[in-house]
This is a predicted structure of a 73-nucleotide RNA (transfer RNA) from a Candidatus Nealsoniibacteriota bacterium. It matches the Rfam family "tRNA". It is annotated as a transfer RNA. The RNAcentral record of the sequence draws on ENA. The coordinates come from a structure-prediction model, not an experiment, and the mean pLDDT is 81.
RNA sequence: GCGCUCGUAGUUCAAUGGAUAGAAUGCAAGGUUGCGGACCUUGAGAUUGCAGGUUCGAGUCCUGCCGAGCGCA
Numbered sequence: 001g002c003g004c005u006c007g008u009a010g011u012u013c014a015a016u017g018g019a020u021a022g023a024a025u026g027c028a029a030g031g032u033u034g035c036g037g038a039c040c041u042u043g044a045g046a047u048u049g050c051a052g053g054u055u056c057g058a059g060u061c062c063u064g065c066c067g068a069g070c071g072c073a
Stems, first nucleotide, its partner, number of pairs: 001072007010025004018056001027043005049065005
């Protein structure tokens, strides 16, 4: 340099182009407990890497850029 894959809560991952982007774990509060742990309930936490485009509608499709990985040279 060329090609391919990927980028979504703190972390690990879901989400057929369509309802308020969900789950686990972690965090906070409460319950339970002699105190903790475990368990139960509730809550906070994401402008879906950045910028454009297509569409009535984009996390998803297209283009460029940035970053990570793999292959070829």